RNA sequence: CGAGUGGGCCAGGCGAUCGCGCACCGCGGCACGGGAACGCGCUGCGGUGUGAGGAAAGUCCGAACUCCAAAGAGCACGAUGCUGGAUAACGUCCAGGCGGGGUGAUCCGACGGCACAGUGCAACAGAAAGCAGGGCGCCCUGACCUCUUUCGAGGGCAGGGUGAGAUUGAAACGGUGGUGUAAGAGACCACCAGCGGUUCGGGUGACCGGACCGGCUAGGCAAACCCCAUCGGGAGCAAGACCAAGCAUGAGGCGUCCCAGGCAUGGCCUGGGUAGGGGCUGCUCGUCCCGGCCUCGGGUAGGUCGCGUGAGGCGUCGAGCAAUCGGCGUCCCAGAUAGAUGAUCGCAACCGUGGCAGCAAUGCUACGGAACAGAAUUCGGCUUAUCGGCCCACUCGCCAU
Numbered sequence: 001c002g003a004g005u006g007g008g009c010c011a012g013g014c015g016a017u018c019g020c021g022c023a024c025c026g027c028g029g030c031a032c033g034g035g036a037a038c039g040c041g042c043u044g045c046g047g048u049g050u051g052a053g054g055a056a057a058g059u060c061c062g063a064a065c066u067c068c069a070a071a072g073a074g075c076a077c078g079a080u081g082c083u084g085g086a087u088a089a090c091g092u093c094c095a096g097g098c099g100g101g102g103u104g105a106u107c108c109g110a111c112g113g114c115a116c117a118g119u120g121c122a123a124c125a126g127a128a129a130g131c132a133g134g135g136c137g138c139c140c141u142g143a144c145c146u147c148u149u150u151c152g153a154g155g156g157c158a159g160g161g162u163g164a165g166a167u168u169g170a171a172a173c174g175g176u177g178g179u180g181u182a183a184g185a186g187a188c189c190a191c192c193a194g195c196g197g198u199u200c201g202g203g204u205g206a207c208c209g210g211a212c213c214g215g216c217u218a219g220g221c222a223a224a225c226c227c228c229a230u231c232g233g234g235a236g237c238a239a240g241a242c243c244a245a246g247c248a249u250g251a252g253g254c255g256u257c258c259c260a261g262g263c264a265u266g267g268c269c270u271g272g273g274u275a276g277g278g279g280c281u282g283c284u285c286g287u288c289c290c291g292g293c294c295u296c297g298g299g300u301a302g303g304u305c306g307c308g309u310g311a312g313g314c315g316u317c318g319a320g321c322a323a324u325c326g327g328c329g330u331c332c333c334a335g336a337u338a339g340a341u342g343a344u345c346g347c348a349a350c351c352g353u354g355g356c357a358g359c360a361a362u363g364c365u366a367c368g369g370a371a372c373a374g375a376a377u378u379c380g381g382c383u384u385a386u387c388g389g390c391c392c393a394c395u396c397g398c399c400a401u
Base pairs, nucleotide, nucleotide: 001397002396003395004394005393006392007391008390009389010388013347014346015345016344017343018342020051021050022049023048024047025046026045027044028043029042030041032039033038053372057383058382060381061380062379063378064377065236066235067234068233072285073284074283075282077232078231079230080229081228082096083095084094085093086092097111098109099108100107101106112227113226118225119224120221121220136165137162138161139160140159141158142157144155145154146153147152174192175191176190177189178188179187193217195214196213197212198211199210200209201208202207240305241304242303243302250296251295252294253293254292257273258272259271260270261269262268263267276290277289278288279287280286312331313330314329315328316327317326318325319324350369351368352367353366354365355364356363357362
């Protein structure tokens, strides 16, 4: 100097004029209550303070909070899946293990399961895709044909043997070298990889390393169904609470059975059960509430709360490799409801392009640009979009000393 990797921060600045939302304070006005002080509501003026994000987006996870009166069991369904930690919790984060990418800094992992618990899939190609292999090739035997003095050689056919060789494929039933065989094969042997067993050492653990023994090797896919372990009640601020106002005490239909009472004893009414209806937000059991149910129709959609003091921000000290936790100090930093923070001007700054001066650094000047994008209950994450700038650490390459 160039190229990269990991982390952190900013998100236009200053001034002037005018205009918005909220909170509090002050000075008035109107209305209501009240003897008054005063209270409450509306409104005018002034003052002080404050007012969108790193993602406010997606609504993907997790919670806080609210309700389902309260509390269960089973099934279904869904999620997670190496170890140890952090956290309110999580499918998030930190540290590590194993595997993979990269020269490297580092990045990624849907990472439990001899797929032998069972079922299934692998197009095409290939003989064959799982306890496969019936093809080519190789070998043996039999009969036949041709050549040959003979030995023997060649040819096709039938039977048998053959996980070696070759082809195909992403993948073909361990690899290399030998022994052996009619030919061939872990059939056997040496070394190696893998798997299993025993044992030693290190580590909290996942795992790592060593020694010995064994059989020769249990293919791939579970981000296929599945098996195993763990976890999960549901709905959501349009949750929910309160106040005010208002209609229709409306119309029609159905109403099993038992007991008691009453009456006007044809029957009807009342009460208690039952039938029935509803809740536990997928089903069953169970449990609770009502006990009449069904259909049509009518009224309200106004106001207040929920609504922002928090698993809060900032600074500092300590513990920890870290995620994070604790102590001390300090601060209050939006609350709208058709939805507020905007408009204009000036100055400097940032980026880009061009010109001029200059060896260069740099200076002057003209023009242009400034992204993604707006809270609506709140918070911890993840994912996606994005102009430009700054800082720290590390890696690789080149050059110079």

The RNA shown here (Bacterial RNase P class A) has 401 nucleotides and comes from an Anaerolineae bacterium. It was read from a public genome assembly, where an Rfam model found it. Its Rfam family is "Bacterial RNase P class A". It is annotated as a ribozyme. Its mean pLDDT, the model's own confidence on a scale to 100, is 75.